[in-house]
RNA sequence: AGAGUUCGAUCCUGGCUCAGGAUGAACGCUAGCGGCAUGCUUAACACAUGCAAGUCGGACGGGAAGUGGUGUUUCCAAUGGCGGAUGGGUGAGUAACGCGUAAGAAAUUACCUUAGGAGGGGAACAACAACUGGAAUCACGGUUGCUAAUACCCCGUAGGCUGAGGAUGCAAAAGGGGGAAUCCGCCCAUGGAGGGGCUCGCGUCUGAUUAGCUAGUUGGUGAGGCAAUAGCUUACCAAGGCGAUGAUCAGUAGCUGGUCCGAGAGGAUGAUCAGCCACAUUGGGACUGAGACACGACCCAGACUCCUACAUGAGGCAGCAGUGGGGAAUUUUCCGCAAUGGGCGAAAGCCUGACGGAGCAAUGCCGCAUGGAGGUAGAAGGUCCGUGGGUCAUGAACUUCUUUUCUCAGAGAAGAAGCAAUGACGGUAUCUAAGGAAUAAGCCUCGGCUGAUUUUGUGCCAGUAGUCGCGGUAGGACAGAGGAUGCAAGCGUUAUCCGGAAUGAUUGGGCGUAAAGCCUCUAUAGGUGGCUUUUCAAGUCCCAACGUAAAAUCCCUAGGGCUUGAUCCUGGACAGGCGGUGGAAACUACCAAGCUGGAGUGUGGUAGGGGCGGAAGGAAUUUUCGUUGGAGCGGUGAAAUGAGUAGAGAUUGGGAAGAACACCAACGGCGAAAUGCACUCUACUGGGCCGACACUGACACUGAGAGACGAAAGCUAAGGGAGCAAAUGGGAUUAGAUACCCAAGUAGUCCUAGCCAUAAACGAUGGAUACUAGGCGCUGCGCGAAUCGACCCGUGUAUUGCUGUAGCUAACACAUUAAGUAUCCCGCCUGGGGAGUACGUUCGCAAGAAUGAAACUCAAAGGAACUGAUGAGGGCCCGCACAAGCGGUGGAGCAUGUGGUUUAAUUCGAUGCAAAGCGAAGAACCUUACUAGGGCUUGACAUGCCGUGAAUCCUCUUGAAAGAGAGGGGUGCCUUCGAAAACAUGGACACAGGUGGUGCAUGGCUGUCAUUGGCUCGUGCCGUAAGGUGUUGGGUUUAGUCUCGCAAUGAGCGCACCCCUCGUGUUUAGUUGCCACCAUCGAGUGUGGAUCCCUGAAUAGACUGCCGGUGAUAAGUCGGAGGAAGGUGAGGAUGACGUCAAGUCAUCAUGCCCCUUAUGCUCUGGGCGACACACGUGCUACAAAAGGUGGGACAAAGGGUUACCUACGAGGGUGAGCUAACUCGAAAAGACCAUCCUCAGUUUGGAUUGCAGGCUGCAACUCGCCUGCAUGAAGCCGGAAUCGCUAGUAAUCGCCAGUCAGCCAUACGGCGAUGAAUUCGUUCCUGGGCCUUGUACACACCGCUCUUCACACUUUGGGAUCUGGUCAUACCCGAAGUCGUUACCUUAACCGCACAGGAAGGGGAUAUCGAAUGUGAGGCUAGUGACUGGAGUGAAGUCGUAAUAAGGUGGCCAUAAUGGAAGGUGCGGCCG
Repeated sequence: AGAGUUCGAUCCUGGCUCAGGAUGAACGCUAGCGGCAUGCUUAACACAUGCAAGUCGGACGGGAAGUGGUGUUUCCAAUGGCGGAUGGGUGAGUAACGCGUAAGAAAUUACCUUAGGAGGGGAACAACAACUGGAAUCACGGUUGCUAAUACCCCGUAGGCUGAGGAUGCAAAAGGGGGAAUCCGCCCAUGGAGGGGCUCGCGUCUGAUUAGCUAGUUGGUGAGGCAAUAGCUUACCAAGGCGAUGAUCAGUAGCUGGUCCGAGAGGAUGAUCAGCCACAUUGGGACUGAGACACGACCCAGACUCCUACAUGAGGCAGCAGUGGGGAAUUUUCCGCAAUGGGCGAAAGCCUGACGGAGCAAUGCCGCAUGGAGGUAGAAGGUCCGUGGGUCAUGAACUUCUUUUCUCAGAGAAGAAGCAAUGACGGUAUCUAAGGAAUAAGCCUCGGCUGAUUUUGUGCCAGUAGUCGCGGUAGGACAGAGGAUGCAAGCGUUAUCCGGAAUGAUUGGGCGUAAAGCCUCUAUAGGUGGCUUUUCAAGUCCCAACGUAAAAUCCCUAGGGCUUGAUCCUGGACAGGCGGUGGAAACUACCAAGCUGGAGUGUGGUAGGGGCGGAAGGAAUUUUCGUUGGAGCGGUGAAAUGAGUAGAGAUUGGGAAGAACACCAACGGCGAAAUGCACUCUACUGGGCCGACACUGACACUGAGAGACGAAAGCUAAGGGAGCAAAUGGGAUUAGAUACCCAAGUAGUCCUAGCCAUAAACGAUGGAUACUAGGCGCUGCGCGAAUCGACCCGUGUAUUGCUGUAGCUAACACAUUAAGUAUCCCGCCUGGGGAGUACGUUCGCAAGAAUGAAACUCAAAGGAACUGAUGAGGGCCCGCACAAGCGGUGGAGCAUGUGGUUUAAUUCGAUGCAAAGCGAAGAACCUUACUAGGGCUUGACAUGCCGUGAAUCCUCUUGAAAGAGAGGGGUGCCUUCGAAAACAUGGACACAGGUGGUGCAUGGCUGUCAUUGGCUCGUGCCGUAAGGUGUUGGGUUUAGUCUCGCAAUGAGCGCACCCCUCGUGUUUAGUUGCCACCAUCGAGUGUGGAUCCCUGAAUAGACUGCCGGUGAUAAGUCGGAGGAAGGUGAGGAUGACGUCAAGUCAUCAUGCCCCUUAUGCUCUGGGCGACACACGUGCUACAAAAGGUGGGACAAAGGGUUACCUACGAGGGUGAGCUAACUCGAAAAGACCAUCCUCAGUUUGGAUUGCAGGCUGCAACUCGCCUGCAUGAAGCCGGAAUCGCUAGUAAUCGCCAGUCAGCCAUACGGCGAUGAAUUCGUUCCUGGGCCUUGUACACACCGCUCUUCACACUUUGGGAUCUGGUCAUACCCGAAGUCGUUACCUUAACCGCACAGGAAGGGGAUAUCGAAUGUGAGGCUAGUGACUGGAGUGAAGUCGUAAUAAGGUGGCCAUAAUGGAAGGUGCGGCCG
């Protein structure tokens, strides 16, 4: 410090996720030791048992123990004093002067400290005793009697209080110990120290879907009350007080020092330690006291638990242990007062679950160990393997050394202060000796992020996962194993917080298109504000020093002590906050005085559909009354509905009505905006701009709330209604058509009065001010110059446009009208969906508007731009693509292939073009892979080892055959004499074998786009990048062919050329070919020849070379000449980068998987040939240009066997001759000539069937071909649709070869013969190429995608009710208790000539207040809920196809009515 994840790739926006640190943690696996810390975060739930607050006999009466007695001593219930308000626990409540921080005044304070004082009297009550109540001799009392005090009371005194002053009034005491000095107490007062109470500035969570709250409330006066101020309380008076700087209400929460994270700013948190607060079973209350409204005190009420004799009583672990419960989860019913601290005491001392310690727990932090050194035979074993080896691995073994730790034994502290005594921890820490490598390593991970890899198993299963994702038979991602990385007595997971996240942005973000500028304006509060001078010192700045900021912690620093460390101790330093003091005066604010530049006023001009009211106008439309006229009109892609002989449309004249204002007209004008405003005239009226000069003197900018205006649609009421036109009915279209199209048509559109308040209300761009290159226009008003005037030219200002530099931007783009550079103010945004929805509230007549969530769900959604693909987008171009022609297919019969069906099997593969007469250039057996049955198991075949025998051959039995059994014959070749080679046979094991699977694991080969003209690279340049340029453009070509231009310049694979065949000539060679000349009855037959034909070889020729036109003086193109051939001469071979996971594991090869007495091998028979049917490819036909018969002519190419005789024929017999031209099939056929038939199911057609034969072959039934005779089916030119072909082509006609015993060949591959028609042209169909444009597609339009409905699940809204909680309020009742009243009862102290009475109390009663309970009506909130609404998710469901391309009717926004649904339509708007 970053990384992964949206895409085909890129940049950006933006969310999600990860790497780090931390924890009072928990869980899983594992576990040796020690030190220091920490340990109920949940039920402030309930608690058994024990302990946690007592002490003083030196305050006091008395009792008891003890002693033989006295004295002394010790102990003790009660009275009395001090302390039980500290310490310890918890965080429920509390949003508050509760806490933090900084100040303050009107008071208080036991113990401590300082200064004084202490005289004289008095009356009781406990204990105790007697009697007695009660279930309670451990609940607790009653009556009578006795008694002491440092308990209680009175008087005197007073440096205190009261009061302006004087006077008056009020208010004290206690003693004890000791032989004594004296010590400890008591009373009053003044200060101090420390503590507590009170007031106040500032700070202190969320919600406005909580906006108004308040009645003792705010203030005053009187009175009361308190330690003290105060509405703290009360009576009266006034009507205040708080609140948008967030009152009130609701939710949540103890606050802080600090702790964790972070570079910091800051975010989160508030365990342990420390400060404060609050609470003590729940609620209320007071008493005592210096202090409490009191955790281990009291009273009352409620809930709960316990005892009970049912009348009463007892209790409160949120003290320490501990129990139950809850929970993922948190310890011992331990030791000691030795230390530190506290209470009481004169002291000794007693008490102390505070505290000091130990125990339990890897809960955390820190430290140590599990051995060190040597050791290659590179051991065994595991694992991988290319079989060579690698790795675990110097690791182990082995040799040697050490003893931290461990076991045992001995010694043994500090902590203790103050002479001695006193140690829980503890026989602990520590030290010494002995023993022996001995007692001690795991956990997670290994696809990327992220360090670290192989093998086996599994086969979208099992599983994994933080994210992207992995797993469907070769998984580095699952599980096991080997290896490796990381950390280590721990390691992982889970949870939570911060960080990364600049992802709430003060530091430090944004708003044209990604989320985001209010529809527009006016203006309040607020914020901000021009130039000069002065005052002041509030802010601010600088300086100086002060107070505080508790300690601890963190950090820095100097040290110390545990061996070190964590931990601990002693110092210093630091500390941004708050408060106060002194100084400075630039800036802001304030005070005061000025200025004119901002702003405004006046004045003179000026443009204009600015606003509002009134008046008048013409054209058009519709309608009505007439004229003329007589059959159509209207409408559409085409039609129909409609209107018309009752006279339409057309024509012409008159009348009526309503709405809108042609031309001018313009990226022109006015207006804040409303896409508002347009015929003409006119009354009233707002604002802008320009000019010059005066005036005011900062009067300004923005603007939360607030107010005003606000298209269209819509609403209410009254009018109006020509045209247009939602809805609606009709006609079409269509699978349907609730639409697009047509003919009608109502609200509405118009006016008046009032609502509504929304739009893509857009420049998707808030307002103001200043600055920052230019150029070209438009409108208004000026100036200069010019002119008679108008133009032209230059220039200033305001408006409105285009282009463009710097700059900015993710890019597109913006660019003086900023989206640039800056300042000020306002509004708004924070992933997509859910959703602008629900609930609540406000507004509205309604429709609805405004405000505006959550649960749940996804890992994306999105912007700009690139490359492709695609479009019922555009432009250009090509092809038998169409068109123009010729001939077919589709109908018939048959052949053949496929599907389907059937079957024991009908083996397998190929499936749009690019499968289907395809693999198969040939299935009777074989082939053969299939099927039934019979057999074999080292095998039919290969290599290695051992044994026997040469091998070949012949015969017999059995069997369907394979095979099995038996017999005979034979002894080879070579030799170093051991043996060896070949062959046959037997045996054991390695292995053979597989047309078994996977063409989606592969090689090779092939098809297709396509013989289309494309596909790329180097360097340079442009762009942030993907990429672009080059390769685009103007021409041209079959061609990315060539040329010109150009930020490109060159190059490669393709094109073309080179290769083969055909077409012409020449040269050469002439045999088995040829024959001009000679001979010959005939035949190239003979002699001969090399001229011709022909054949083999070599070579020439064609290149737009020449001429003319055209073109740009180019490339080229058109025409012509010459030429056998002319513009690539014709044909072939030749197939770029790539696409289709195209085809083939059954040609072959091959990885992996599978079978191994079988999925291998062999034999016989069967099947691949089945047959309702469907499709493809062909053959033969349907006839007269034909068919039958007869005749005589003309080929090329290819193969290797055939004259002759015979048979009607298929065939049979014999066998001469022959490898360049010989020979064979062989007759070429059609055509031509002659003849028959005469339009018919025929003299067409030949299927089918019968009989008789032939051939091949072991074999012809399933299942061959051929011949002869006989038979003589469908079919009379073929629906929709569709195929081939542009010249020696189509069409027609025969011929040959391969495979092959034979052949189902009508196939396939070649060969020649005869030999056409048509092409205007590129509108359309189809395929393709280039450029451009749109895109929501990239598996790429066979794409993507929207809605209803149906099903399942999840969450949520409404909902009659029902059940809780909480808050405030009204009323009833009214406990305890304080204060008040009291005529009833009662009383020791004081006064009192006194059996009285008074003062002052107590009890009872009573009034106010008053908790809980109860009743009533509410607010808020939680749960439940028949039924119901939407939303989301889900594998292949149903209906349509709305959007994306002109998405096939451009889309979208607002609104209205409408429709199964997406949606369609009307009106207005936007261009995205």

The RNA shown here (small-subunit ribosomal RNA) has 1472 nucleotides and comes from Allium cepa. Taxonomically the source falls in Allium (Eukaryota, Streptophyta, Embryophyta, Allieae). Its mean pLDDT, the model's own confidence on a scale to 100, is 82.